RNAcentral holds the full RNA, with entries from ENA and SILVA. This is a predicted structure of a 1688-nucleotide part of an RNA (large-subunit ribosomal RNA, half A) from Candidatus Chloroploca asiatica. The coordinates come from a structure-prediction model, not an experiment, and the mean pLDDT is 80. Rfam family: Bacterial large subunit ribosomal RNA. Gene Ontology terms of the family: ribosome and structural constituent of ribosome.
[in-house]
Context: one part of a larger RNA
RNA sequence: AGCACACGAUGGAUGCCCUGGCGCUGCAUGCCGAUGAAGGACGGGGCACCGCUCCGAAAAGCUCUGGGGAGCCGCAAGCAGGCGAUGAGCCAGAGAUGUCCGAAUGAGGCAACUCACCCCGAAAGGGGUACCGUCGCAAGACGGAGGGUACCCGGCCAACUGAAACAUCUCAGUAGCCGGAGGAAGAGAGAACGACACCCGUAGUAGUGGCGAACGAACCGGGUGAGGCCUAAACCGUAGCGGUGCUCAAGGCACCAGCCGUUGCCGCUGCGGGGUUGGAGGGCUGGUCAGGUGGGCCUGGUGACCCACACUGGGGGUGCCGAAGGUAGACAAAUCGCGCUGGAAAGCCGAACCAAAGAGCGUGAGAGUCGCGUCGUCGCGUUCCGAACACCCGCAGGACCAGACCCUGAGUAGGGCCAGGCACGAAGAACCUGGUCUGAAGCUGGGCUGACCACAGUCCAAGGCAAGCUACAUGCAGCGACCGAUAGCGUAUAGUACCGUGAGGGAACGGUGAAAAGAACCCCGGCGAGGGGAGUGAAAGAGAACCUGAAAUCGUGUGCUUCCAAGCCGUCGGAGCCGGGCGUAAGCUGGGUGACGGCGUGCCUUUUGGAGUAUGAUCCGGCGAGUUACCCUGCGUGGCGCGGUUAAGGCAGCGACAGCCGGAGCCAGAGUGAAAGCGAGCCUGCAGAGGGCGCAGGUCGCGCAGGGUAGACGCGAAACCACGUGAGCUUACCAUGGGCAGGCUGAAGCGUCCCUAACAGGACGUGGAGGGCCGCACCGGUGUGGGUUACAAACCGCUCGGAUGACCUGUGGUAAGGGGUGAAAUGCCAAUCGAACGUGGAGAUAGCUCGUUCUCCCCGAAAUGCAUUGAGGUGCAGCCGUGGAUUGUGGCGGCUGGAGGUAGAGCACUGUUGUUGUGCGGGGGCUUCACCGCUUACCAAGCGACGGCAAACUCCGAAUGCCAGCCAGCCAGCACCACGAGUGAGACGGCGGGUGCGAACAUGCGUCGUCAAGAGGGAAACAACCCAGACCGCCAGCUAAGGCCCCCAAGUAACCGCUCAGUGGGAAAGGUUGUGGCGCCGCGGAGACAACCAGGAGGUUGGCUUAGAAGCAGCCAUCCUUGAAAGAGUGCGUAAUAGCUCACUGGUCGAGUAGCGCUGCGCCGAUGCUUCAACGGGGCAAAGCGGUUCGCCGAAGCUGCGGGUCGUUGGCAACAACGACGGUAGGGGAGCGUCGCACCAGCGGUGAAGCGAAGGCGGAAGCGUUCGUGGAGCGGGUGCGAGUGCGAAUGCCGGAAUGAGUAACAGAGAAGUGGGGUGCGAACCCCCACCGCCGAAAGCCUGAGGGUUCCGCCGCACGGGUGCUCCGCGGCGGGUUAGUCGGGCCUAAGGGGUAGGCGCAAGCCGAACCCGAUGGACAACAGGUUCAUAGUCCUGUACUACCGACUGGUCGUUUGACGAAUGCCGGAUGCUGAGGGGGAGUCGCCGCGACGAGACGAGCGUCGUCCAAGCCGGUAGGGAGGAAGGUGAGGCAAAUCCCAUCUUCCGUUGACCGAGAGGCGAAGGGGAGUGGUGCAUGCACCGCGACGGCGAGGCACCUGCGCAGCCAAGAAAGGCCGGCUACGGAGACCAGCGGUACCCGUACCGCAAACCGACACAGGUAGGCAGGUCGAGGAGACCAAGGCGGAC
Repeated sequence: AGCACACGAUGGAUGCCCUGGCGCUGCAUGCCGAUGAAGGACGGGGCACCGCUCCGAAAAGCUCUGGGGAGCCGCAAGCAGGCGAUGAGCCAGAGAUGUCCGAAUGAGGCAACUCACCCCGAAAGGGGUACCGUCGCAAGACGGAGGGUACCCGGCCAACUGAAACAUCUCAGUAGCCGGAGGAAGAGAGAACGACACCCGUAGUAGUGGCGAACGAACCGGGUGAGGCCUAAACCGUAGCGGUGCUCAAGGCACCAGCCGUUGCCGCUGCGGGGUUGGAGGGCUGGUCAGGUGGGCCUGGUGACCCACACUGGGGGUGCCGAAGGUAGACAAAUCGCGCUGGAAAGCCGAACCAAAGAGCGUGAGAGUCGCGUCGUCGCGUUCCGAACACCCGCAGGACCAGACCCUGAGUAGGGCCAGGCACGAAGAACCUGGUCUGAAGCUGGGCUGACCACAGUCCAAGGCAAGCUACAUGCAGCGACCGAUAGCGUAUAGUACCGUGAGGGAACGGUGAAAAGAACCCCGGCGAGGGGAGUGAAAGAGAACCUGAAAUCGUGUGCUUCCAAGCCGUCGGAGCCGGGCGUAAGCUGGGUGACGGCGUGCCUUUUGGAGUAUGAUCCGGCGAGUUACCCUGCGUGGCGCGGUUAAGGCAGCGACAGCCGGAGCCAGAGUGAAAGCGAGCCUGCAGAGGGCGCAGGUCGCGCAGGGUAGACGCGAAACCACGUGAGCUUACCAUGGGCAGGCUGAAGCGUCCCUAACAGGACGUGGAGGGCCGCACCGGUGUGGGUUACAAACCGCUCGGAUGACCUGUGGUAAGGGGUGAAAUGCCAAUCGAACGUGGAGAUAGCUCGUUCUCCCCGAAAUGCAUUGAGGUGCAGCCGUGGAUUGUGGCGGCUGGAGGUAGAGCACUGUUGUUGUGCGGGGGCUUCACCGCUUACCAAGCGACGGCAAACUCCGAAUGCCAGCCAGCCAGCACCACGAGUGAGACGGCGGGUGCGAACAUGCGUCGUCAAGAGGGAAACAACCCAGACCGCCAGCUAAGGCCCCCAAGUAACCGCUCAGUGGGAAAGGUUGUGGCGCCGCGGAGACAACCAGGAGGUUGGCUUAGAAGCAGCCAUCCUUGAAAGAGUGCGUAAUAGCUCACUGGUCGAGUAGCGCUGCGCCGAUGCUUCAACGGGGCAAAGCGGUUCGCCGAAGCUGCGGGUCGUUGGCAACAACGACGGUAGGGGAGCGUCGCACCAGCGGUGAAGCGAAGGCGGAAGCGUUCGUGGAGCGGGUGCGAGUGCGAAUGCCGGAAUGAGUAACAGAGAAGUGGGGUGCGAACCCCCACCGCCGAAAGCCUGAGGGUUCCGCCGCACGGGUGCUCCGCGGCGGGUUAGUCGGGCCUAAGGGGUAGGCGCAAGCCGAACCCGAUGGACAACAGGUUCAUAGUCCUGUACUACCGACUGGUCGUUUGACGAAUGCCGGAUGCUGAGGGGGAGUCGCCGCGACGAGACGAGCGUCGUCCAAGCCGGUAGGGAGGAAGGUGAGGCAAAUCCCAUCUUCCGUUGACCGAGAGGCGAAGGGGAGUGGUGCAUGCACCGCGACGGCGAGGCACCUGCGCAGCCAAGAAAGGCCGGCUACGGAGACCAGCGGUACCCGUACCGCAAACCGACACAGGUAGGCAGGUCGAGGAGACCAAGGCGGAC
């Protein structure tokens, strides 16, 4: 270290549970708000600074009424204190109070704050004061404003997407934005299609439509619910106005008479009556009929008319009482046991009871009778809703007939053009609506009926109102085959923590026990943490980190194994060792470990093909993916089939089920045709022909499968669009402020001199310019090094650029994404930029990738064809599965018969081709005057001879294959119909072709095979090759390929040959006298071959050529002679000869020898980098190669034995026989398990589920038993229903490993050391001493920002890069004091905004006015004091404003003092440079006071030697205007003022401005040091105490933006001061004295450990102060004051 077991730790799965969610049903309710809403802020408790709830300064509450009846002071314990039968708490209703913000409303504003005015009041305090609209002369009254989840109406209006692209179209009038209303909204009472609305159907029909995708009615039928009305006009009356009119016409209800007569008439307007329709209606007039009583009309008569009452009808309004119901409630039946178990009874047992109550919950387990409830019954004062009802108001009351008169909704209907809506996309497009240009009729009229016309029908537009049926939300109640803590809402409460500038995003965390009985007491420990006892309890292994308590993971103990042995870690066999059980023992049985051996390439995905070094997974647990609705098709199943079936809705009832109605509608019932149409037929057609389609396939449920529409199996884009949020980063700009040590150079101008007629010019000086030079701060970022899980998501070191400028910087503001900004890089716009961020459309789309969860059984592919904006997708076909049908047929084999043009062959055709003959013709040559002609080793048609070639040649032509017929056997298919697929990337091998190089593990075809989807044996290993197709088991047999020496099963088998190369056991051309076999042809006893001896001659040096050429440079010829033989020469050689050889011949020798061809096996060719590495190894001369022969081994093949499933056949069955059972995509079948529901029968404290362990059962998923744990629920059967099964998705959440006790702690490398103290404990906490570091900072002040970090005490679990006694940490307590400091006053950029302008809306702009500092204005100094504050407290001394009835003075009251919040004038500004004067601070010398060392002294060293505002005063310096008078355009009215101008006077001998010094302040304070006292020993208190001169130098401060120069020409307003007048009109002013003086901020950090950077982070962060020595300097170095040593 491994395995096993036991016991733990960790962790929080599982089981059980529910105060939380989710959904539905029923009922009810439905706006709130200036009487201040919604929503908040801040407060309120005796202890109480948390949070929630409640409430509002009357503050977990107050009053009244009702309910209720014993406790109560919320969640929430405790302490203290109270309340309650005089009825609390609690519940209901009505009231009271109700801070501040918010429409927010007095004004302002950075919401919850600031600042006002008026009235009442003694005060405290209370009330009022916004804007708009309507009305109104006004005063004023009334109303509006804002909010609200969804629902509703309207305005504006996308895109992704779909169309496999895209533009019309679609998504969709959706999302979104905006306006508005209500409890509903909208629509609605006919210019109709039966009021309107909603539901069901009509119907996916008619239609629309790049006639694509897609969109999609209506009539009509059935239901729910129902309810209808009012005006305009004619006409009448009346009032007002205008006209007419004054003889009086007209008129006064009609007639007659009389009388009256500005009444009348006309027009307009208001009001009242009338009237409201289309077969027209109404008015008016006339006629006829009806009509109760009373009254009225200028008079009389008659009639009519009018009014009132009664009656009737409908309309409007109001309301008494207020039903039912709601908002509190009340009553409410019935059980016991000294039984059993137990901690506990409700369980069990026994015996009862109630039930209009056996719903449910609780009570120590499971309760009808214990509690709350339940059934049933009852209840009401008030509030709200509310019907019948009552009352009031106003109105109407006639019917019929006739009519030639009047009325019946105008910039309207209609039309043109352009749009929109209608299902309807411009179409033949009706209808409705809008814009624009036009523009009727008017009842003898008009609209519509889908262009239009005619006829017919129907209806009256251009005015209005309206309940219910409908939608949604909330509340209550109930219910659930909904969830049960990774689920269910995001939330068991949280829009919290946390993240972000913001819009916005957005978690996690449940459980002790019946009851806290929450562990008294003791012990260890730091008065810890934690633990051990004791005690409680049924249980503490229920102990608060608390039910159960799985796994990963980490331990402790025990047994076995492991140190010469290589790897998917298993499996099969198995020695040894150690345990258990039974047994007396022998032994049997079972467990742990596993030496050694055989075999053996993880899982998933994707692929032709994966161990693959191709993908994914660290491990474990939980979660995690084909669902649902509607429609269609098919199969299964059921009901009915006198066809089937209801939808919405209704009914009594009720749990929403079930039941009964409801027949609208749908399907079927007849088809066919384009249709008219015809019809068991129809169409086509001349047809009585043929052909096509028919004369067959009911309907409604349920289940399953597939398809369509929806997100449609899950996860995943980059993108597009809409609406918002961002300029605290950065870019640019606007406004207002700030910053730049020091040094150098020396422009213009000016002066002097020279020069010139004068200029010009020159020299010197002065001067101080410059996108000038060097260089700190500051800004930047050149090079390089480091850093790179950093100090840092851009830093550090060194170096470098700019540094008076186009410079840098603070604060406030402006510009926004289809955009801004950009000295321009596509840079920047919050660590994001070729188009920010957030949310939404949205589950966009994804022909793409990945993933897709239990088991067994049967069958089982494809990687092809055609088409495709198609090629990795899809459609159809092919191939697969399942079911049906049962008619015809399939495969193998044999026979017979066919078609055919391949292989081969051939050359007749088409072409091509070698040699050769002949040769048309042509070329060349010769010849000729010319025509001819001759010739040719040239080309060559045709033909002949011999010989070839061909995919696109064939006079020929197979084998196979194909078609058909027949035959018997075997197999069990093939075709057909319906439904379900998958596949359409293939790969290699053999054969035949193409391409290629007769290259490729290449590519493309045909065909067969295998793999794919196929295991087994062989080929060492090796998808595809060889053998062979695995249902399961066997320690049985036989074989195949291949093997038989060992590894390694089987022959060291036999015989015949070959090979000598380790060939075998890698390789070519080529080479080979290696060796075996075969053949051919020579020579050879007449003596071959080889060797040796000898010869190898003469003509002749052949001729030519040549300098020479003699056999041997070259050319030609190559004869003759001698001889046994000898070339006019085979080679070497010479300048040429010569010389040596060869051929050839003789001799010696004595038997074979030479050449060629074919063939087996060898050899060479043969070279790589770490020994072998080219037999699988050992090794092998056989264990190699060839042949012959006999055996054997060898697989999951075959056989044997046993078993399983399926099919067929037989059988009633049991069963038997036969056959089948590899398998990816895929199809089919049968099951297991999980959760819930119903029913049935059960189990459980004598112990359910869950969890752990060990056996057992089943073919698998799985099931069951026992023991332990656990402590309350659970399973079985039969059905039903699903959020139903995980190993993978770089899945999600949680936990735990590994890396690893590793990197880091060097987060600056400025540095600590010693001693003492405290403490359980000290490197780092305190003290002392020494050392070191910063010192233009690492010191001090202060703005922003932060928000208690400040100070003290007590602590050390957390934070602190270690430790900690310490702390910016935890707990408790304390701390911030203002007339003068800052803000509240003023205005800038900018913002808001009245009037006004513009815009679909929202909104945008914008005089006046307001807000807004970064600026203007403005009054306090010194000292002391606290643990912590101090111009704030205290002391002293000042100043500002206002008030006053006091004191003094001055002026004034019409000859006008004085007074302006609001009027007029002044105010008021740049840059650079230079210098004068002065002060602070500093330095030097002397003096004085001390201290130190020094014996004293002198001398030396060190320290100190100080002080404000204010008042007085008016110097230095700067410096040229001031005063008076006259006149006058202008200053929004006025002006005596300003301004302009004129005159006079004053002023450079200084008007005016103005530092500083000096005096007072100060008889005070402070003060180096020193003396004393006290105690708790480092603090307090009380004393003493010098307190001066001179000088140097002096900036950036003051004088003072004063001066000079320059060009880029340099805020506004108010305060305040001075002046002016307007207007007012009697008091005012000055000084003193007295009094008053509000709100907010104030702690602390503030170059940093407290801000911005996720951190106690080497980064970033505006302004002020600025000592000494050296130095030009704020550089640099070292020091002071002061602060530190940077947390291992």